[in-house]
Context: one part of a larger RNA
RNA sequence: UUGGGUUUAAAGGGUGCGCAGGCGGAAUGAUAAGUCAGCGGUGAAAGCUUCCGGCUUAACCGGAAAAUUGCCAUUGAUACUAUUGUUCUUGAGUACAGUUGAGGUAGGCGGAAUGUGUCAUGUAGCGGUGAAAUGCUUAGAUAUGACACAGAACACCGAUAGCGAAGGCAGCUUACCAAAUUGAAACUGACGCUCAUGCACGAAAGCGUGGGGAUCAAACAGGAUUAGAUACCCUGGUAGUCCACGCUGUAAACGAUGAUCACUCGCUGUUGGCGAUACACUGUCAGCGUCUAAGCGAAAGCAUUAAGUGAUCCACCUGGGGAGUACGAUCGCAAGGUUGAAACUC
Numbered sequence: 001u002u003g004g005g006u007u008u009a010a011a012g013g014g015u016g017c018g019c020a021g022g023c024g025g026a027a028u029g030a031u032a033a034g035u036c037a038g039c040g041g042u043g044a045a046a047g048c049u050u051c052c053g054g055c056u057u058a059a060c061c062g063g064a065a066a067a068u069u070g071c072c073a074u075u076g077a078u079a080c081u082a083u084u085g086u087u088c089u090u091g092a093g094u095a096c097a098g099u100u101g102a103g104g105u106a107g108g109c110g111g112a113a114u115g116u117g118u119c120a121u122g123u124a125g126c127g128g129u130g131a132a133a134u135g136c137u138u139a140g141a142u143a144u145g146a147c148a149c150a151g152a153a154c155a156c157c158g159a160u161a162g163c164g165a166a167g168g169c170a171g172c173u174u175a176c177c178a179a180a181u182u183g184a185a186a187c188u189g190a191c192g193c194u195c196a197u198g199c200a201c202g203a204a205a206g207c208g209u210g211g212g213g214a215u216c217a218a219a220c221a222g223g224a225u226u227a228g229a230u231a232c233c234c235u236g237g238u239a240g241u242c243c244a245c246g247c248u249g250u251a252a253a254c255g256a257u258g259a260u261c262a263c264u265c266g267c268u269g270u271u272g273g274c275g276a277u278a279c280a281c282u283g284u285c286a287g288c289g290u291c292u293a294a295g296c297g298a299a300a301g302c303a304u305u306a307a308g309u310g311a312u313c314c315a316c317c318u319g320g321g322g323a324g325u326a327c328g329a330u331c332g333c334a335a336g337g338u339u340g341a342a343a344c345u346c
Base pairs, nucleotide, nucleotide: 004317005316006315007300008299012314014201015200016199017198021194022193023192025088026087027086028085029084030083031082033081034080035077036076037075038074040072041071042070049065050064051063052062053061054060091191092188093187094186096183097182098181099180100179103177104176105175106174107173108172109171110154114150115149116148117147118146119145120144121143125136126135162169163168206247207246208245209244210243211242216240220236221235222234223233258313259312260311261310262309263308266291268289269288270287271286272285273284274283295302296301319346320345321344328339329338330337331336
């Protein structure tokens, strides 16, 4: 509980697709369901309201009118909504010609680094720290050189850059798939927007089966530090980190800002197109940024990528704690997820 709100005070669903539902461009005709007008019936009485009357007044009582905003039937109106017919092209889409990008999937290849192994040179230390020690090393380490193997990640370019619905995406190359945008205007002719339930995707960690295991590294062990040190620092080190398939379905999943459409001063940087020209400066479309006016805002700030002005649809909020807990339901192998209270207390 509303004529209120949702960047930061409570509050935008993690993201998309999309059925039902809600909403929906321009012209013209038909119908008359909604809508509007007239008229008829009905809308019991009492009560309420107004007028009048009766008890000395009032309460009370009687009479009349009005009201009963409704329902049914009927006659009309046709702007808007609706249904339907015809038409249109601006919304939306298709085809055509270009362009762009770490967009996705699968395969192949590459060099640097790291670790390990073998060989060679070589001798006493190496490593690590604030300082040390644990650790490694005369069974020859560290260092240097050659060769080999393994796994993971791709320096520079690199950006305030780009792409993707979001999560996210970066060595090179091939194949396949998808997208955006620009130009021109050929075609379709409102085919659109949003979307409860639903379906799909969804970082990291985690789980299952099978591989792989270089680095790093929860747990764990040891050395330090310390009053203690179940830590920070150091030496090691297992899950994991990687791959395939399946599950989980959550994040400060953030722009803490839902999607779509229209409108509203300017300056400037940048990415990708286009036009006209020719190295002078100027326009336009789609993105990504900085600053700023009006306006908005509690302020910080936002400001054509709005948090401004409006429209449509969805989601969500209603004092703090208890609590994202209990119970129930449902999903999951589990861990747990989703939905989600109350008592009590301030």
Predicted 3D model of a 346-nucleotide part of an RNA (small-subunit ribosomal RNA, central domain) from a bioreactor sludge metagenome. Its mean pLDDT, the model's own confidence on a scale to 100, is 87.